Model confidence (mean pLDDT): 76 of 100. This is a predicted structure of a 191-nucleotide RNA (c-di-AMP riboswitch aptamer (ydaO/yuaA leader)) from Nostocoides sp.

RNA sequence: GCGGGCACAUCGCACAACCGCUUGGCAGGGGCGGGGGACCCACUUGUGGGGUCAUCGGACCGGACGGUCCGGCGGCUCCUUGGGGUGAAGUCCUUGUUCGAGACGCUGUGUGCGACCCGAACCAGGACCGGGCAUCUGAAACCUCAGCCCGAACCCGACAGCUCACCUCGCAGGCGUUGGAGGUUCACGUG
Numbered sequence: 001g002c003g004g005g006c007a008c009a010u011c012g013c014a015c016a017a018c019c020g021c022u023u024g025g026c027a028g029g030g031g032c033g034g035g036g037g038a039c040c041c042a043c044u045u046g047u048g049g050g051g052u053c054a055u056c057g058g059a060c061c062g063g064a065c066g067g068u069c070c071g072g073c074g075g076c077u078c079c080u081u082g083g084g085g086u087g088a089a090g091u092c093c094u095u096g097u098u099c100g101a102g103a104c105g106c107u108g109u110g111u112g113c114g115a116c117c118c119g120a121a122c123c124a125g126g127a128c129c130g131g132g133c134a135u136c137u138g139a140a141a142c143c144u145c146a147g148c149c150c151g152a153a154c155c156c157g158a159c160a161g162c163u164c165a166c167c168u169c170g171c172a173g174g175c176g177u178u179g180g181a182g183g184u185u186c187a188c189g190u191g
Stems, first nucleotide, its partner, number of pairs: 011176003018030002031171006041161001048079006055072007082159001083156004090128005096122005102116001104114003129151005137187002140185006146178001
């Protein structure tokens, strides 16, 4: 000097995920977000699968109680392929590999070899589009260019368009950067 690890403090990043009160926590206060939910408007046949309970109709067995099967409606419950939600996390293309289907050629007829076409999955790339990154006087907002990254994950459970009133839920978790260039708006300061 460079890189890595741990702890504390300050500062900062995306995100709605913050401020203040309190010894601290909860509750409560302020603030910021999500979902459901009329008229009007918009949309227009789509209402999947399983279990269980109850009920109605039909058929069969039976002396009766009752049992079995099919169909309809309803309650409860489980699942996810239809649909929906939060979120920037979307649309498409190409090579290769693997699997499946089709038909073709060769043949030694073997669970063989070769090439073509379609579909699916995966890896690696690409295009368009979307999102992010202490610039300045200001930890402000916006635009363009350049550079560097991201395009995940989760939830609801057959069901939800918009939506006044109204109802309801969240404020977690994760990180450490562009000390680029130009411009606009607003605010503050100075003259």
Rfam family: c-di-AMP riboswitch aptamer (ydaO/yuaA leader). From the family's description: This family represents a conserved RNA structure found upstream of the ydaO and yuaA genes in Bacillus subtilis and related genes in other bacteria. The sequence was found by an Rfam model in a public genome assembly. Of the family's consensus pairs, 92% are formed in the model.